[in-house]
This is a predicted structure of a 339-nucleotide part of an RNA (small-subunit ribosomal RNA, central domain) from Oltmannsiellopsis viridis.
It is recorded under the gene name rns.
RNAcentral holds the full RNA, with entries from ENA and SILVA.
Context: one part of a larger RNA
This record gives sequence, C1' cells and structure tokens, in this order.
RNA sequence: UUGGUGCGUAAAGGGGUAGUAGGCUGUUCGUUAAGUGUCAGUGGAUCCUUUAGCGCAACUUAAGGUGAAUCUGAAAAACUAACGAACUUGAGUAUAAGAAAGGAGAAUGGAAUUCCCUAUCGAGCGGUGACAUGUUAUGAAAUAGGGAGGAAGGCCAAGAGUGAAGACAAUUCUCUUGCUUAAGACUGACGCUGAGUACCGAAACCUAGGGGAGAGAAUCGGAUUAGAUACCCGAGUAUUCCUAGGCGUCAACGAUGAUCACUAAAGGAUACGACAGUGUCCUUGUAGCUAACGCGUUAAGUGAUCCGCCUGAAGAGUACGGUCGCAAGAUUAAAACUC
Repeated sequence: UUGGUGCGUAAAGGGGUAGUAGGCUGUUCGUUAAGUGUCAGUGGAUCCUUUAGCGCAACUUAAGGUGAAUCUGAAAAACUAACGAACUUGAGUAUAAGAAAGGAGAAUGGAAUUCCCUAUCGAGCGGUGACAUGUUAUGAAAUAGGGAGGAAGGCCAAGAGUGAAGACAAUUCUCUUGCUUAAGACUGACGCUGAGUACCGAAACCUAGGGGAGAGAAUCGGAUUAGAUACCCGAGUAUUCCUAGGCGUCAACGAUGAUCACUAAAGGAUACGACAGUGUCCUUGUAGCUAACGCGUUAAGUGAUCCGCCUGAAGAGUACGGUCGCAAGAUUAAAACUC
C1' cells in the first nucleotide's frame, strides 16, 4: 500500500464533553465543465511482421502494427464539484406552559453519637464464642436538666427523577445550565463526526491554612493460636470535613463510541396534554442476529457517515527516551529471551 476479519462476555469502544483541521453531507432550478465517462490525435519500453548490417544466430538498424502515463482538441452533462437563485422536512431562534437529589453561593432547623457542667443513685460498667486489656468510690454505668462542637441528612423513597460523564437527596432564599410539551411565528442547510487542542473528571494521595464529633490505614495493648506482623476486643495518628491549588487514575461498566434512517406486538412507570398524542425509562417478546449466553424500535437486527481500537501467550502496559507532575506517579511505548 492492497485485500480481509473484527471490538457486550474470546484481543479490541477513547472516562466524558465542547470543538479546530480533515472526512461526510437535505430538496428544486440554472450556469460552468475541475473530477468523471466517450471520441480523435500525441505517445516509452515490450511484443509481432518485414527489411538491412556483422559469414549465420544472439545482437544491432529501418519501416509498419500493438501500446501505459502524459499532453492537445471535440462533443456529453446523469453524478461529484464550483458559482448563482429558491425551498422547508434536517438544524436553530422567538412565544406560552411544565417536571426534576442538574450546578454554584448563603442562611436556618431537628434527631442521634461524643465531650463538659449540675442533680438523683451507689457498684459496677464495657466487651466477647468465652476472656482480658480498658473504665469506675477523685462516684462510673443508668436517669433527668443545661451547654459545646463536628459530621451526616431518618421517614418521604419508588430498578422514581436529573445530569455529557464523574455524580447528585434536610429546609429556605439568590444566581444559573440543560430538557419536555403546545401552537407553528421567524432564520433558511446554518448539519453530522471529529486527529491534534481545551475543559470537566469517584476514591485515594500531595501542598498550604483551618477544623476535628463519630469512624479509622499506620501504631500500641488484650485475646486467639504451634506461631498470629491477621480475623475478634480496647485505644488510636494520618485521613475522612472546609477553603485554595495539584494529581488525572478505576470493574471511570450497559465491560456495548457518536449521529441519522428503516424493521411485529403487549404490559407498566414518568413529564406535558381536555382527548388524540409526543418525550424519557422498565419488563416480556416477533422477524433477524449471535459460538452460545443472550440482544431484540434504548439492537448485539438492516443500512449510511465519521472517530477510536485489535492481530498468539508470556516478557509488559514493563525498559529506554520524550512530555506532564512538588512527589506519588501518569501518559506515550518497544526489544531480546522462552513457549
């Protein structure tokens, strides 16, 4: 480079979104003729026929034919393209409603744990399979009243809802993104995808400053045990929380990229709507697909466009180098050797 098979579970969908270049791209009319195909000419080597030169042949020469790219000309105008004009179905804007744990900030409230103070009481409490460490006469535990502080949000709550993904749940207020429905006013292809790029991105971890109730790596003690660097128990630092940064990973999963079109039904949930209906989601399931499991209008069916990725196992998501990072490390990413 050409051809081929693929990516739910066998190797393989990028964690997610926005978007640059690029690729692809609705309907109608007109013009052009770059691509495209047709015709004519031009045109290299090769090969064929004939001729000539080495004594013959190979080889070489000349003429004719064949003949790739290229170039020139002619005519065609369906398709692609360019330009011009128009359209409304794709896309968007405006209008009127609506649902929601969507995001950010601030304020407020209640239950519970812990701690402190006061009162009552008077010997245990706690913990376990059973113990013990621990705690308690400086009065614990229990009960009642008061106070402090931090974290989390019971019931409602439902495979219910929202968000691109990560994710999001007390209440109220402020700011704000997206979505749905109705009617059909406006713009008029403004679209899809998207290498690089930018931004977002659970938990843990890092830096600085706060905060620290409960839980709790590490650590200490008590048990268990042959041992017990564990499981169980008593303590307990980092952490968990907040603010400002960093990190950029995961079974970041639907293990299923995005968008568009088409292809049986039935039941249920939810939003709007008077109904009809439309949007989103769940269950069963036809055709079809699949190695099977299963998927099945939310496809893993039938087609189209664009991106990412795979090519025996192990070595190895490692080494070296580059880039990023305070570090931890992340990312890009081999080979030898062995089977």